[in-house]
Molecule: transfer RNA
Organism: Thermoguttaceae bacterium
RNA sequence: GAGGCUGUAGCUCAGUCGGUAGAGCAACGGACUUUUAAUCCGUAGGUCUGGGGUUCGAGUCCCCACAGCCUCA
Repeated sequence: GAGGCUGUAGCUCAGUCGGUAGAGCAACGGACUUUUAAUCCGUAGGUCUGGGGUUCGAGUCCCCACAGCCUCA
C1' cells in the first nucleotide's frame, strides 16, 4: 500500500425478507437456608463505534471515517 472479517447491556453473543432490541453470565431486590453457597422468582441496565445518504420507517441497505483481527505485498 491492497483486500477481507468484526464493532449491539458490565462480559460473551443472538437479532430471519427493513417494521419501535433480546438471551446467558454478572449486578440489585425478594423467597428458601442457622449463615454462606446452590436453587427459584422479580427488577434495572442500550442514542446498536461515529457521520452522512436511501426509505413512511435502518442494528439491518449504500458511502465515508475510526478501532480491533486476519491475509497478501